Description:
Predicted 3D model of a 524-nucleotide part of an RNA (small-subunit ribosomal RNA, 5' domain) from an uncultured prokaryote.

Context: one part of a larger RNA
Parts: sequence; structure tokens; C1' cells
RNA sequence: GAUUGAACGCUGGCGGUAGGCUUAACACAUGCAAGUCGAGCGGAAACGAUGAUAGCUUGCUAUCAGGCGUCGAGCGGCGGACGGGGGAGUAACGCGUGGGAAUCUACCUAGUAGUGGGGGAUAGCCCAGAGAAAUUUGGAUUAAUACCGCGCCCUAAGGGGGAAAGUAGGGGAUCUUCGGACCUUACGUUAUCAGAUGAGCCUGCGUAGGAUUAGCUAGUUGGUGAGGUAAAGGCUCACCAAGGCGACGAUCCUUAGCUGGUCUGAGAGGAUGAUCAGCCACACUGGGACUGAGACACGGCCCAGACUCCUACGGGAGGCAGCAGUGAGGAAUAUUGGACAAUGGGCGAAAGCCUGAUCCAGCAAUGCCGCGUGUGUGAAGAAGGCCUGCGGGUUGUAAAGCACUUUUGUUUGGGAGGAAAAGCUUAAGGUUAAUACCUUUAAGUGUUGACGUUACCAAUAGAAUAAGCACCGGCUAACUCUGUGCCAGCAGCCGCGGUAAUACAGAGGGUGCGAGCGUUAAUC
Repeated sequence: GAUUGAACGCUGGCGGUAGGCUUAACACAUGCAAGUCGAGCGGAAACGAUGAUAGCUUGCUAUCAGGCGUCGAGCGGCGGACGGGGGAGUAACGCGUGGGAAUCUACCUAGUAGUGGGGGAUAGCCCAGAGAAAUUUGGAUUAAUACCGCGCCCUAAGGGGGAAAGUAGGGGAUCUUCGGACCUUACGUUAUCAGAUGAGCCUGCGUAGGAUUAGCUAGUUGGUGAGGUAAAGGCUCACCAAGGCGACGAUCCUUAGCUGGUCUGAGAGGAUGAUCAGCCACACUGGGACUGAGACACGGCCCAGACUCCUACGGGAGGCAGCAGUGAGGAAUAUUGGACAAUGGGCGAAAGCCUGAUCCAGCAAUGCCGCGUGUGUGAAGAAGGCCUGCGGGUUGUAAAGCACUUUUGUUUGGGAGGAAAAGCUUAAGGUUAAUACCUUUAAGUGUUGACGUUACCAAUAGAAUAAGCACCGGCUAACUCUGUGCCAGCAGCCGCGGUAAUACAGAGGGUGCGAGCGUUAAUC
């Protein structure tokens, strides 16, 4: 000199923009953060509309109708493995980079072949119990895109493996038990093949300090066989051999998430890994598997442990390193805010629902950037202050006065963009037996904004609402007076102070930066 996720002191007008628990991976009250689908299913607890009946208070009450809009609980599907968090552990194929072969991949895309015919259950509902609660037992009954055979495939056989599922819209003939069959469209579903995406595995090289750590290793190193896995492999097991690693630093100890990057520097380097992005590992501590395409799963399950809470003492419940917020720790770090309007995600045919992701607002000068706190004129060089050699000098065009301007702030009014959609209507294509339905494109119509009293623009009155901080002995820009008297004090280094202190304290003056200025800490 540059820099910072900074803190502290004094001071403090506005806007834009970025960042904001670096410490206790300490403990957490409360609310929210993952649901959705009725176009899979049986149904109808709640709300609403409609119709019918009855009563009358004439617009309300009661009853009935799942017929309608919808929908609690339940079965079923998909999602919950993403998104979000902090960095404890890890010196490792964890990360970075370059290769590799023995693998899997839901949803998505393209192709091929299908989607036949049956069966028995079970939740819910109902009935009867147990328990303080959490929860739970028995009986009866019912549905499915839930579940299971057969058809099917392989094998010489014994035998083995063992796919599928419908729903919604529309309809000219034909049939009909008037539900539909049947045809067709859309979505689904089964098997297989390929792609895409994602994931698992192996490996060369690189990746902190210590030798006051020199030897380490028995599934250890290799082979054969078997098991296991989606997959190679001591991954596991049986047997056999006795190997394998190490001063090119094994093993052990300490420290640490890694990278793109960031800071500094002319560079080489050095330091660092906040925010943003990629990867990894973790989810109260330790262990385990289940489900699933994918987890050994933050807001899933089981066991053990510590801690907290409820209890009728028999037994139960919990996990903020999600967003806010509380206590504690600390020099130190924000609101128990708004909205799904946009972007994105999950589910759904769609409308839509959910989304503390996200977009916004709030707080604090935390950083960076921009703007303002007036402009011109004005010598009687006013008054006052300070100095003085008492003549004067300086503060100083500074102020006052006069003439202007109105950024910011005040008040009033106007006012973009972030909005593309969805829906509806029409037309032309596609599909089809069909001019239905569905769908693509085009045209028209039509509305959807948390921010928001938005940005921005115009008007309004009036200099009105807005300057401090550090320093002045040398390094280092800037000097005098008074007080003090090796005292009180200053100090980054040299050093000042013991009666004329430009070095302490105050004042006047000056210098430097300026909504900041200094100090401390830290890196180059």
C1' cells in the first nucleotide's frame, strides 16, 4: 500500500447493490418447511347447491335423494433418495485431472409384440371389547389400476421359471338384462430392444505437518473352488502356498472437508476455501436392516445409550446442522414478516393443490458504487475569538447583506415493466366409420402482481431537512499561545516531560480523508 463474513470508539442525510453466528455438530418453547391424484377403488364424516315432503316465524328448521359440486378417514398409485441445512468426521480413489470394463437406471424419447379368461382375500363401514393415553383385540361384511393362479415359456423327463389393468370422452349401424357389449380416441399397463439422463465400480498422476513416530501386516499377499452382488474383486467362506508394504517415508501421532475460485504480488510465489457453483460426508450418539428404479433414508422404521417431556406408575412421546424464533457461549452477526405474481420442483388428463425452494419486504454505514448537505455576488476586510514587537496580523469572501437554484427530504397527482399463460370462441390440418370426442397450429377474446404509497414523471413551498473524524517532533502533509513541571501524561519506531515542551492537556490556526474517520485483529 492492498484486502476482510470483521469487532470497538466518535459521528451519521439519501438511494442502488452484495453479503450478515467465523464461537457451542450446545440445548431447544411455538408456528410453518411434502404432498398430491375422486379420470384407480369401496364409499359419504363435513360444507354447499338443487329437487321432493312436512312444519310454519315466508325464509328458516327437520327429513329424504351420492342424483350433483365436492370430500374427512381408509385401500391403491406416484412423490417423499429432489429441493433446503451446517462441515462433525475423513490425509482417503475423499477431491482434482486423465483413462478403463465387469454393471444398473423410475419418470422421458424412438421401435417391435401384446393387454385373454378366472379366483380368493383385506382395510374402511358395522358390532363387541382392552387401555389414563399412545394404541390395540375379536367377529361379520365389501371394492379396486391392491393380491394370486391358469393360458404362456424353458427342459428328454422328473421338474423349474412364472408379464399385463384398466379408466375417461364420443358414437353410425347391430345386439342388449338398458348397466352395457361393439367401434374409436386419449391416458395408462406388460415384455423386449435402443437412446437420453442419473448412479455404482477399477485405475495412472497430483493433493498438510512431524523420524523427539522405523519397522507394519494373518483375510494379511496370491492361487483353486464355492457363495454373494446390478456388477470386477478376500467382498465372504473352505483348502493350498508364504507372501504383501516400507528412508521414493510404510505404520503411528497431530491438523484438515476437496475443488472452480478468493486475497495479495510485476511475476514466480505466499495465504485462504465466507457468499455463488461442482463433488464428498453427516442428520441427538452408536448399530441395523426394511421398502423401493434409487436410501442403509434430516422432518421413515427397529435396537441400545445420553438428555427432555407426559403418566392413572402399568406404560408412552421427542430430535431446528430446514425458515423464523428462544436460552447459552461470544468482541460479534437480522423478522416468531408477505406471496406463490414470476422462475423451478412434486402430484394430477386438466382446472388446480402443495412448495420458509424461490421471489420480495423488514433490521444494522457490514462492504462497494452513486448523490446531497447549496450557487453567484459581497471589504465597512464588521463584530467576536486567537496572536502581537501594540503599529498590526489572522480566522476571512468566511459571515451578515443582495440575487438565484430546488437534487435529496415534505405534500399532491399521474404511472410503465416484471404477464408468458390458463380458460372461451372460430378456422385449417391430424386421427377416425364419423362432420363426435381428442389434439396441433393460427386468429380473436379474456383476465391473473406479493413487492406496491414500485421505478419513473409532473406539480408544490422553501436555503429550507443534512458534517464529522484523525493528525500537526522526524519517518509524514500540517505551528503558535496558555497550563503542567521526570508529575500528570504520550508512544508504531526513534523517543518527549526535571519552569520558556511545535512531542503531555486545552485553545486558536493548519493538514489529510469525508458519511464516514480512526483503533485493534488477520493475510500478502